A computed fold for a 74-nucleotide RNA from a Nanobdellota archaeon, annotated as transfer RNA. Its Rfam family is "tRNA". Rfam describes the family as follows. Transfer RNA (tRNA) molecules are approximately 80 nucleotides in length. Model confidence (mean pLDDT): 82 of 100. The source organism's lineage runs through Archaea, Nanobdellati and Nanobdellota. The sequence is in RNAcentral, with records from ENA.
RNA sequence: GCUUCCGUAGCUUAGUAGGUUAGAGUACCGCACUCGUAAUGCGGAGAUCCGGGGUUCGACUCCCCGCGGAGGCU
Numbered sequence: 001g002c003u004u005c006c007g008u009a010g011c012u013u014a015g016u017a018g019g020u021u022a023g024a025g026u027a028c029c030g031c032a033c034u035c036g037u038a039a040u041g042c043g044g045a046g047a048u049c050c051g052g053g054g055u056u057c058g059a060c061u062c063c064c065c066g067c068g069g070a071g072g073c074u
Base pairs, nucleotide, nucleotide: 001073002072003071004070005069006068007067010026011025012024013023019057028044029043030042031041032040050066051065052064053063054062
């Protein structure tokens, strides 16, 4: 330099033939339980989906350019 894939809550991720509230686990906070903690149960908060632009009535999803990560080729 070329090329493929990936980027979504603090962390691990689901989702996607464009539209239904962006969902889960874990961590966090509160309550219950306990002599007290852990575990367990219930509830709560937390992501406008890496950034910018484009297409579209409508974009996490499609296209382009960047940024970052992983692999392959030279």